The RNA shown here (SAM riboswitch aptamer (S box leader)) has 103 nucleotides and comes from Pontibacter mangrovi. Lineage of the source: Bacteria > Bacteroidota > Cytophagia > Cytophagales > Pontibacter. It matches the Rfam family "SAM riboswitch aptamer (S box leader)". From the family's description: The SAM riboswitch is found upstream of a number of genes which code for proteins involved in methionine or cysteine biosynthesis in Gram-positive bacteria.

RNA sequence: AAUUUAUAGAAGAAGAGGCGAGAGAACAGGCUCUGUGAACCUCUGGCAACCAUCCUCCUCGGAAAGGUGCCACAUCCUGCCCAAAAACGGGAAAAUAUAAAUU
Numbered sequence: 001a002a003u004u005u006a007u008a009g010a011a012g013a014a015g016a017g018g019c020g021a022g023a024g025a026a027c028a029g030g031c032u033c034u035g036u037g038a039a040c041c042u043c044u045g046g047c048a049a050c051c052a053u054c055c056u057c058c059u060c061g062g063a064a065a066g067g068u069g070c071c072a073c074a075u076c077c078u079g080c081c082c083a084a085a086a087a088c089g090g091g092a093a094a095a096u097a098u099a100a101a102u103u
Base pairs, nucleotide, nucleotide: 001103002102003101004100005099006098007097008096014044015043016042017041018040022033023032024031027079028078029077030076045071046070047069050067051066053063054062055061075095080091081090082089
């Protein structure tokens, strides 16, 4: 990097230092965050429980010192279909993200 499988819930979890203007994946339309410091980097802390490990022999469940991941907003919302005055709502697909396995 590719493929397969699983998951993506208005759930959960932030401080410090550096840097200095953008950011919420991409396109479009919205909405929002941001010099009271965005993104990114480092350190520390935490959340979660996919893999591994342990608690019982398995399942379920629990633990959390390992490998990852994550710590504004639903994967921020919408894009197709149904429904509908609008809002709210239901369903599907794709994309993306993460994990595990394989190549």